A computed fold for a 102-nucleotide RNA from Gracilibacillus sp., annotated as SAM riboswitch aptamer (S box leader). It matches the Rfam family "SAM riboswitch aptamer (S box leader)". Gene Ontology term of the family: regulation of gene expression.
[in-house]
RNA sequence: UUCUUAUCGCGAGAGAUGGAGGGACUGGCCCGAGGAAAUCUCAGCAACAGGCAAAAUGCACUGUGCUAAUUCCAGCAAGGAUAUGAACUUGGUAGAUAAGAU
Numbered sequence: 001u002u003c004u005u006a007u008c009g010c011g012a013g014a015g016a017u018g019g020a021g022g023g024a025c026u027g028g029c030c031c032g033a034g035g036a037a038a039u040c041u042c043a044g045c046a047a048c049a050g051g052c053a054a055a056a057u058g059c060a061c062u063g064u065g066c067u068a069a070u071u072c073c074a075g076c077a078a079g080g081a082u083a084u085g086a087a088c089u090u091g092g093u094a095g096a097u098a099a100g101a102u
Stems, first nucleotide, its partner, number of pairs: 002101007013042005021031003025075004043067003048063003051059003071094001076091004
């Protein structure tokens, strides 16, 4: 890099440095000088894999991950309905994370 499987309406932030961007992409809509990204420290959430105990399951030790908004909403297709503006449901695409393979 690519493939497979599982999950994605739950949950969880303070400080220091920094100084204008960020929310993957596109459109929308938001967050941001009352301080964005990033880095560090500490804290927390969760329980994918390993570990330990175990009947179910639990613990949160190790490896990851995460801590605005449902993956922030939509993107493609189908469906019914319709006030023809929008909205709704289902599936898919894309993306994220974990584990395994390559």

Model confidence (mean pLDDT): 85 of 100.